Context: one part of a larger RNA
RNA sequence: GAGCGAACGUUAGCGGCGGGCUUAACACAUGCAAGUCGAGCGAGAAAGGGGCAACCCGAGUACAGCGGCGGACGGGUGAGUAACACGUAGGUAACUUUCCCUUGAGCGGGGGACAACGGUCCGAAAGGACCGCUAAUACCGCAUACGUUCCCUUGGUCUUCGGACUGGGGGAGGAAAGCUAGGCCGCAAGGUCCGGCACUCAAGGCGAGGCCUGCGUCGCAUCAGCUAGUUGGUGGGGUAACGGCCUACCAAGGCAAAGACGCGUAGCUGGUCUGAGAGGAUGAUCAGCCACACUGGGACUGAGACACGGCCCAGACUCCUACGGGAGGCAGCAGUGGGGAAUAUUGGACAAUGGGCGCAAGCCUGAUCCAGCCACGCCGCGUGAGUGAUGAAGGCCUUCGGGUCGUAAAGCUCUGUGGGGAGGGACGAACCGCUUUUGGUUCAUAGCCAGAAGCAUGACGGUACCUCCUUAGCAAGCACCGGCUAACUUCGUGCCAGCAGCCGCGGUAAUACGAAGGGUGCAAACGUUGCUC
Repeated sequence: GAGCGAACGUUAGCGGCGGGCUUAACACAUGCAAGUCGAGCGAGAAAGGGGCAACCCGAGUACAGCGGCGGACGGGUGAGUAACACGUAGGUAACUUUCCCUUGAGCGGGGGACAACGGUCCGAAAGGACCGCUAAUACCGCAUACGUUCCCUUGGUCUUCGGACUGGGGGAGGAAAGCUAGGCCGCAAGGUCCGGCACUCAAGGCGAGGCCUGCGUCGCAUCAGCUAGUUGGUGGGGUAACGGCCUACCAAGGCAAAGACGCGUAGCUGGUCUGAGAGGAUGAUCAGCCACACUGGGACUGAGACACGGCCCAGACUCCUACGGGAGGCAGCAGUGGGGAAUAUUGGACAAUGGGCGCAAGCCUGAUCCAGCCACGCCGCGUGAGUGAUGAAGGCCUUCGGGUCGUAAAGCUCUGUGGGGAGGGACGAACCGCUUUUGGUUCAUAGCCAGAAGCAUGACGGUACCUCCUUAGCAAGCACCGGCUAACUUCGUGCCAGCAGCCGCGGUAAUACGAAGGGUGCAAACGUUGCUC
């Protein structure tokens, strides 16, 4: 000199864009943060309204249940980890829900349950037991099998002679689910046509993850030897998959001064800060990866977890209890206590972007978009402009002549940014939907698909922005002035009180202490402290 997620002191007008528990991965009251689908299924209220009443509407709606998809994303934190964790460059022995104006082949025919519900009962509660009824795109057999898997068999090509790639035949095993808009026919039950969404088995792709390897990644050698599933092999098991991943047996290996092992510290990176660079320091915000979810362990379900707002066990802690037994997990968003020098609202909205579910309308979304608080940072603007010498009054200094604050003020003439008041007023909005209409499909002027026009949809928002009115009226401080270092005098004090980054000032004329006048530097900030280069 530059920098900061800063803090402290004094001061403080406005706006834009960012940032905001660095400490206790301490404990948490309360609310919200993951649901959705009635176009999978059975069942099915009430309030309220109408009616003299039966009954009708509410409504086949809500709540609950079975079932599907999603709760493995999104959001948080940095404890652990010196490691294939991360970065980079490669590899493969495998898996992959959804998705693809991808492709092929299917979706036949049966059965038995369990919730909900009803009944009986146990319990203070949380919750549970028994009996009975029932549906499905839930569950289980059977049939079928283009591919695929396995077995048998038989060719071709290549070959490092181990095998690899590829083709034919035979056999075995293994699938499935329906729902529905609309038209036509029918008295109805229903039938039929045509669309939509699902379902099953495969092939390919996209995207995501799993696993393996080379190289790189802090300090201590006052850590020098470490290792028994340890290193390798064979057989077996296990996994989606290679592998001591596990197991039995066999061999005795493997690592290490190019630092094994141990101890300490630490999430890694893109980046960030500094520096001419080399380098040094750092890893807040944003982005990628990893790890964790009260502590420790475990598996279940699933395409995917060993799963933050799932389950089980143990532990510590908190809460409820009828003492028998139960409930909980903010390192999600707010918020509370505590710790600390120190870090915000128990706000609004799904309008936009994105996500989950749904054919869709839509619902959910503390992701997100906004608003609130804080000079925490950067940037911009303002606190007035012009004129004005009897150089006013007053302060300070004085050699008593005067000098200086000083065009500064007053006065006069203007302006209106910001502030205040009134009015107007966007972009972010186009999807979806509704209406009309055109084309395609079609028997169809149903539906569905594509296009056009119109309508409607904004949390922010009393927004930005524009116009008018208003008054110079409401808006300047902080540090320093001995040298380094820009800026000097007077008074007070008298090695006292005090200052101080270094040198050093102060013991009676202190430009160094305190005050005043004056000056210098920055300016809505200025200084101090801490930390980095």
Source information: This is a predicted structure of a 533-nucleotide part of an RNA (small-subunit ribosomal RNA, 5' domain) from a metagenome.